């Protein structure tokens, strides 16, 4: 520090996802020890038990125990009384607040206990509890009479520098007070005791520590909360507190707070601190410390120095207990602990020894604070499960190319150690003067024993260290993201290995980092999200140039402050470490103070460069009123005139014989204003056009300077203006139209196209406020090369709008720069400054609810649950396009001759079948794999055999009448059984056959989507790349584009490119002309043909135009042949998971008495169809019937067969010759000749059938050809459509081969024979090269893709209702209980004239008052018939 994901591939931009750290954590799965930490996050939910606060007899009586030397001593218990119980412990409910932090202020205050000072401390009184008597009561508890003490309670003396009032005095302070002086009035008290410098008690004064109160400052989320407030702001009286204050209350004013966010609403104890981060943030507040607030829920006041009091008091409510039903008791958010809740947090443990606290002179006594122990791998540190040697390396397990590798020096084995264990023994510190230690016989120490007791756990596609086998077979299943898994899964489950960390791994969860992904450091807005439609303009932000001054912002020095613990450096302490203890630093937007004066401000003075303003000129559809004009449409009246108009790709509705269109005249009447006119011009946008006139607002330009003298920019809210459509009232209405009709297109067509047409478009008034309101670029200043234009000032020149400088405004192109790129570029998207507006992934949604605006449509602000891991931006390179351009090709078109209909043959498809083996399937399957299924092939069915098998290797054992042959038998045949005959090689060991049996053969059994090899097809199409150079951030581009040219990426030119490969061409084969050599066959010979085999020929070479002076194109001459002569061979990167596991080969997978092999018959030849290739024909350019004429190629010994005989023929008996330029098959046919047939289902056509045969083969029934006699079908040129063919081609004709016994061959493949016709041209169809444009397509148009509908899940709006929460408001009632007022009740202390007051108690009452009722509203929420869109699912539609 950065990596994965969006694409064929790029940069970008942006979201998701990872590695890190961290936690009161839980969870899986293992788990040795020891230290230090830490433990209910949820129910502030309930709560059995038991402890958590008491002490003091040196304050006081009483009662009981024990002792007693009888003086009295010890002790206990209850109550009097004091002093604690306001600490300490817990929780984190509330609470957005002066609660808390941090800096002050109290001159507006308090103080128990402690410390220090300097005074007092006299003198009396009168009760009461305990206890005794007695009464109620279950029981809490209470009532009555009697008795007593105090350091309890009351008065009295006396008092100050104490309190109060009054007068002088007086400094400081914003101000009133404090101080000091006279004075005059009030206020005090307690003793005990072990007899002491003892301890209490009083009233003061000072200190220290507490505590109250107030004020700036900082810190949460919501504006879909915008106005909030009546004690509400203030003043006076008046009460009230320790105190300041509307803190309370009366009257009087009517103020107070808010966009610098009041008020509401959520949410939440702050806060030193914690994580985390480079840091600036963020995010947390749990131990531990500071504060605060709470004590079942809610209110209140009492005591006191202190509480409105956790373990106190009273009332209300709610729960729980107990009850004799009349009443009562109770409050773990104090330590354990128990339910319950939850994913989850422990011991009803030990001890006051250690620190602290309360009491008490003191000993003591309390203390669940606390110290310790216990439990939890929750954390964080440490230590250990051994060491060292030991093989080319067991065994076992994986893997394996079977050779080996890996586990692995690991282990056995052998030496050694003992940390830990486990037994033994010794044994601290903390404990300050004796004594006293829960913890604890702990921490350490020291023996002994003995490799002993001690590893796991995630992961191994990438990111990410880390890979193989099996199984599984889009299934189980995994997955943080991309994304595995459909038969070869390094991804799923399992082993072996391997990576990691290790007493722990992992996995959930949250948090900060990464993400510069809210950007203050540190982001952006033309096209990715993201400039407000436009201006004006208050707050508010920012502002020119000198110059005084001030010191608020800044800067600075010093002094406070900033609690400790944390943090950081450094030193110490525990064996280290964590932990812990010292020291110094650090750390505030703080406080006070002295200083400085550059900026900023703020206050004074000035200046003119920004602003604005005055003369004087100028252009312009800039706005608003009014008037006017003419062409054109329509329509009306008339005239002339007829039969069609009209409108369309083509019609048709529809207009016209009632006279239309057309044409000529006259008239109405509304809209818009032709040409001029243009990238022009004017405005802030929106927008503004016929001419003239009014009124009118803005720009601009020359000088002059006249006068102002920052007057200045921006601009939240806030106002104005805002096309179009649309609204409302009220004219107007030619044309031109939404809607709606109606013709049409078309599967349909609620459109595109016609004929009509109402709203509307116009006016005037008024709403509405939105648009791709777009330069997709906010407004304003400044600064930053240069080239051409358009418009409009002014200045010089000039004959002259010549020319040239120079302002404004408007365009193009380009330098630096900028940009992810396109691109922008003085009219910025450069480089800067002020200020405003806006964005933060895609979708849900610019929606929904909630306010506002409107008359409606709707606007304007604006979520969320849920989903996806992308969505986009600009650019490459392809592919596509009913996108252009250029060009080829039997591509069309021009012509020939077919196919599509007959009948026959041959493949396929369906169909049938026991089987009808298999496979090929638009082109590129379908006379194709098959160059020959009667058996055989034969893979397939049926039925019968074999099982080491039909075939091959080894091994092992057997075996001589063996192996082999083989009459007969049985069987359909394989097979079975068998008389008989009977072997071979040899080194003499055996071998070879043959049987048995183990290893094994064998599979046309699967997988062309595992593959080799081969093939097809785009295509014989002109392409397809490389390597260096150069451009590009890159993918890539250049080169290979462009001008020409060709069959060509073939060549010239030219060019950031030069080259150079695979491809074309060309070497290669036949063919055409000559030549030389040879001469088997031919021939009577000679030459020739011809054969064979080697040369020459052709190369745009020559000449003419053309063309760039090029390539090359056209003519031409010369030649057998000319422009590639002709025709094969030859097929470039690649496509298309193209075909073939049934040619071979071959991985894996399955089969082994069967999926193999052997037979015998069957099928492969089926048959209602239907398709594709062919043959034969429908005939006279023909049919027969006679005669006659010219070929190649290629075969041939189980072959061709000449010739003779025989059959009507197929043939068939004879036989000659030939492994072939010899022999033969061999007749070539069409042709050309002569007759005949006469347009007829024929003398055309030959299917079908019956009859008879010949040949092939073991065998022609299923299923061969072939003859002959006889039969004599359909078919008269074939719809829509479609094919081949550009010359020796098409047609059209016979001729060979292979394969092969025969043949279903009309097939395929050669080979000659005759021998045409047309090509204007390239606009269409179809393929196809190039160049260039779009693209949301890259599986690439057979592409992507959108909307309803129907299914399922989801989550969410709305919705009569329905339920319950909150917080407030009216009213009504009201408990404790302060305060207030009243009294016929009651009362010891002081007064007293003795009557009574004077206070007190009880009662009653008033306001306030928790909490109940009652009621209309508000606010967020749960549900809900039904509804609305949404989002996501499988191959529906």
């Nucleotide at each position: 520090a950065g990596a994965g994901u969006u694409u064929g591939a790029u940069c970008c931009u942006g979201g998701c996802u990872c590695a890190g750290g961290a936690u009161g954590a839980a969870c899986g799965u293992u788990g040795g020890c020891g230290g230090c930490a830490u433990g209910c996050c949820u129910a502030a939910c309930a709560c059995a038990u038991g402890c958590a606060a008491g002490u003091c007899g040196a304050a006081c009586g009483c009662a009981g125990g024990g002792c007693u030397u009888c003086g009295g001593c010890c002790u206990u218990g209850a109550g009097u009384g004091g002093c604690g119980u306001a600490c300490g412990g817990g929780u984190g409910c509330g609470u957005a607040a002066c609660a808390c932090g941090u800096a002050g202020g109290u001159g507006a205050u308090c103080u128990g206990g402690c410390c220090u000072c300097a005074a007092g401390u006299g003198g009396g009184g009168g009760a009461u509890a305990a206890c005794g008597c007695u009464c109620g009561g279950a029981a809490a508890c209470g009532g009555g009479c009697g008795c007593u003490a105090a350091u309890a309670c009351c008065g009295c003396a006396u008092a100050c520098g104490c309190u109060c009032g009054g007068a002088g005095u007086g400094u400081u302070u914003a101000g009133a007070a404090a101080g000091c002086u006279c004075u005059g009035a009030g206020g005090a008290a307690a003793g005990c005791u072990u007899u002491a410098u003892g301890u209490g008690c009083u009233g003061g004064a000072g200190g220290g520590g507490g505590a109250g109160c107030c004020u700036g400052c900082g810190g949460c989320c919501u504006a879909u909360c915008a106005g909030g407030u009546a004690g509400u702001u203030g003043g006076u009286g008046g009460g009230g507190u320790a105190a300041a204050a509307g803190c309370c209350u009366a009257c009087c004013a009517a103020g107070c707070c808010g966009a610098u966010g009041a008020c509401g609403g959520g949410u939440a104890g702050c806060u030193g601190a914690c994580c985390u981060g480079a840091g600036a943030g963020g995010g947390u507040g749990g131990u531990c410390a500071g504060c605060c607030a709470c004590a079942g829920g809610g209110g209140a006041a009492c005591u006191g120095a202190g509480a409105c009091a956790c373990g106190g008091u009273c009332c209300c409510c709610a729960c729980u207990c107990c009850u004799a039903c009349g009443g009562g008791a109770g409050g773990c958010a104090g330590c354990a602990g128990u339910g319950a809740g939850g994913a989850a947090u422990a011991u009803u443990g030990g001890g006051c020894a250690a620190u602290g606290g309360g009491g008490g002179c003191a000993a003591c006594c309390c203390u669940g604070a606390c110290c310790c122990a216990g439990c939890a791998a929750u954390g964080c540190c440490g230590c250990g499960u051994g060491c060292g040697g030991g093989a080319g390396g067991a065994c076992g397990c994986c893997c394996u190319u079977c050779g080996g590798g890996g586990u692995g020096u690991a282990a056995a084995c052998c030496g050694c150690u003992u940390u830990u264990a486990u037994g033994g023994g010794g044994g601290a510190g903390g404990a300050g003067c004796a004594a006293g230690g829960a913890c604890c016989g702990u921490a350490c120490c020291c023996c002994a024993u003995g490799a002993a007791u001690c590893a796991g756990u995630c992961a191994c596609g990438g990111c990410u260290a880390a890979c193989u086998a099996c199984g599984u077979g889009c299934c189980a299943g995994c997955a943080g993201c991309c994304g595995c898994g459909g038969u070869a899964a390094u991804a799923c489950g399992u082993a072996g290995g391997u990576g990691g960390c290790g007493a722990a791994c992992g996995u959930u969860a949250u948090c900060c980092g990464g993400a510069g992904u809210u950007a203050c450091u540190g982001g952006g807005c033309g096209u990715a999200a993201a400039g407000g439609g436009u201006c004006c303009g208050c707050a508010g932000g920012c502002g020119g140039g000198c110059u005084u001054g001030u010191a608020a912002g800044u800067c600075u020095g010093a002094c406070g402050u900033g609690a400790a613990a944390u943090c950081u450096u450094c030193u110490g302490g525990c064996u280290c470490a964590a932990c812990u203890a010292g020291a110094a630093g650090g750390g505030g937007u703080c406080g006070u103070u002295g200083g400085a004066a550059a900026c900023u401000a703020c206050a004074g003075g000035u200046c003119u460069a920004g602003c604005a303003u005055c003369c004087c000129g100028c252009a312009g559809a800039g706005g608003u009123c009014g008037g006017c004009g003419g062409a054109a449409u329509u329509c009306c009246c008339g005239g002339u005139g007829u039969a069609g108009u009209g409108g369309u790709g083509g019609a048709a509705u529809g207009c016209g014989u009632a006279g239309a269109g057309a044409u000529c005249g006259g008239g109405a009447g509304g809209a818009a204003c032709c040409u001029c006119g243009a990238a022009a011009g004017c405005g802030a946008a929106g927008g503004c056009a016929g001419c003239c006139g009014g009124c009118u607002a803005g720009g601009c330009g020359c000088g002059g300077a006249u006068g102002g003298g920052a007057c200045g920019c921006u601009g939240a809210g806030g106002g104005a203006c805002g096309a179009a459509a649309g609204c409302g009232u009220g004219g107007g209405g030619a044309g031109c139209g939404a809607a709606c009709a109606g013709g049409a297109u078309u599967a349909g067509a609620u459109a595109c196209c016609c004929u009509g047409g109402u709203a509307g478009u116009c006016c005037a008034c008024g709403c509405u406020g939105u648009a791709a309101a777009c330069g997709a670029u906010g407004u304003g200043u400044g600064c930053u090369c240069g080239g051409u234009g358009g418009u409009u000032g002014u200045u010089c020149u000039u004959a002259a709008u010549u020319g040239a400088a120079u302002g404004g405004c408007u365009g193009c192109c380009c330098a630096a720069g900028u940009u992810a790129a396109c691109a922008c570029g003085c009219u910025a998207a450069g480089c800067a400054c002020a200020c405003c507006g806006c964005c933060u992934g895609g979708g849900g949604a610019g929606u929904a609810c909630g306010g506002c605006c409107g008359c409606a449509a709707g606007g304007c602000u604006a979520a969320a649950a849920c989903u996806c891991a992308a969505a986009g931006g600009a650019a490459u390179u392809g592919a596509c396009g009913g996108g252009g351009g250029c060009c080829c090709g039997c591509a069309c078109a021009a012509g020939c001759a077919g196919c599509g209909g007959a009948g026959c043959g041959u493949g396929u498809g369906g169909u049938u079948u026991a089987a009808u083996u298999c496979g090929a399937u638009g082109c590129g399957a379908c006379g194709c794999g098959a160059a020959g299924a009667a058996c055989c092939u034969u893979a397939c069915c049926u039925g019968g055999g074999u099982u080491u098998g039909a075939c091959a290797u080894g091994c092992a054992c057997g075996u001589g009448g063996u192996a082999g042959g083989g009459a007969a038998g049985g069987g359909a045949a394989a097979c079975c059984u068998g008389a008989c005959c009977g072997a071979c090689c040899u080194u003499c060991g055996g071998g070879a056959g043959c049987g048995u049996g183990c290893a094994c053969a064998g599979g046309u059994g699967c997988u062309g989507c595992a593959u080799g090899g081969c093939u097809g097809u785009c295509g014989u199409c002109a392409g397809c790349u490389c390597g260096u150079g150069u451009c590009g951030u890159g993918a890539g581009a250049u080169g290979u584009u462009g001008g020409g040219u060709u069959a060509a990426g073939u060549c010239c030119c030219g060019c950031a490119a030069c080259g150079a490969g695979c491809g074309c061409a060309a070497c290669c084969c036949c063919u055409g002309g000559c030549g030389u050599a040879u001469g088997u066959u031919u021939u009577a010979c000679a030459u020739g043909u011809c054969a064979u085999a080697c040369g020459c020929g052709a190369c745009u070479g020559c000449c003419c135009g053309g063309g760039c002076u090029a390539a090359c194109c056209g003519g031409g001459a010369g030649g057998a042949a000319g422009g590639u002569g002709g025709g094969g061979a030859u097929g470039a990167c690649g496509u298309c998971a193209a075909g073939u596991c049934a040619g071979c080969a071959u991985g894996g997978c399955c089969u082994u008495u069967a999926u193999a092999u052997c037979u015998a018959g069957g099928g492969c030849g089926a048959c209602a169809c239907a398709c594709a290739c062919g043959c034969u024909a429908c005939a006279a350019u023909g049919g027969c019937a006679c005669g006659u004429a010219c070929a190649a190629u290629g075969g041939g010994c189980a072959g061709c067969g000449a010739c003779c005989u025989g059959g009507c023929g197929a043939c068939a008996g004879g036989a000659a010759g030939c492994g072939a330029a010899u022999c033969u098959a061999c007749a070539a046919a069409a042709g050309c000749g002569u007759g005949u047939c006469g347009u007829a289902g024929u003398u055309c056509g030959g299917a079908u059938u019956g009859g008879a045969g010949u040949c092939u083969g073991c065998a022609a029934c299923u299923c061969g050809a072939c003859u002959c006699c006889a039969u004599g079908a359909a078919g008269g040129c074939g719809g829509a459509g479609u094919u081949g063919c550009u010359a020796g081609u098409a047609a059209c004709c016979g001729c060979g081969c292979g394969u092969c016994a025969g043949c279903c061959a009309u097939a395929g493949u050669g080979c000659g024979g005759u021998g045409a016709a047309u090509g204007c041209g390239u606009u269409c169809c179809c393929g196809g090269g190039c160049c260039u444009u779009g693209u949301a397509c890259a599986c690439a148009c057979c592409g992507c893709c959108c909307g309803u509908c129907a299914c399922g899940u989801c989550a969410u709006g709305g919705a009569a209702g329905u339920c319950g929460g909150c917080a407030a408001c009216a009213c009504c009632u009201g408990a404790a209980g302060u305060c207030g007022g009243g009294u016929a009740g009651u009362c010891a202390a002081c007064c007293u004239u003795a009557g009574g007051g004077a206070g007190a108690c009880a009662c009653c009452u008033g306001c306030c008052g928790a909490g109940g009722g009652u009621g209309g509203g508000g606010c967020g929420g749960g549900u809900a018939a039904c509804u609305g869109g949404g989002a996501c699912g499988a191959a529906g539609u």
Molecule: small-subunit ribosomal RNA
Organism: uncultured bacterium